A computed fold for a 72-nucleotide RNA from a Candidatus Aenigmatarchaeota archaeon, annotated as transfer RNA. The coordinates come from a structure-prediction model, not an experiment, and the mean pLDDT is 83. It matches the Rfam family "tRNA". From the family's description: Transfer RNA (tRNA) molecules are approximately 80 nucleotides in length. Rfam classes the family as a transfer RNA.
RNA sequence: CCCGGGGUAGCUCAAUGGCAGAGCAUGCGGCUGUAGACCGCAGGGUUGGGAGUUCAACUCUCCCCCCCGGGA
Numbered sequence: 001c002c003c004g005g006g007g008u009a010g011c012u013c014a015a016u017g018g019c020a021g022a023g024c025a026u027g028c029g030g031c032u033g034u035a036g037a038c039c040g041c042a043g044g045g046u047u048g049g050g051a052g053u054u055c056a057a058c059u060c061u062c063c064c065c066c067c068c069g070g071g072a
Base pairs, nucleotide, nucleotide: 001071002070003069004068005067006066007065010024011023012022013021018055026042027041028040029039030038048064049063050062051061052060
C1' cells in the first nucleotide's frame, strides 16, 4: 500500500429500511434460619465519529478513526 471481517448497555452478542433487545453482571423484592441457587422487577445506549440517500437508517452510500485476519 491492497483485500476481507468487525466496532451496538459494564461484558458476550442479537436486531439484513419501520418502537434498539437478550444472556451475564449490578440494584431492589420474593424464597431461605443465613448465604448461594432459583423466581420477579428495575436502572443502564449520542448504535466508533462526520456527511449523504429516504417519509423513516444499527441496517444503504461516501470520508475518517480503532481492532482482527490475509496479500504484497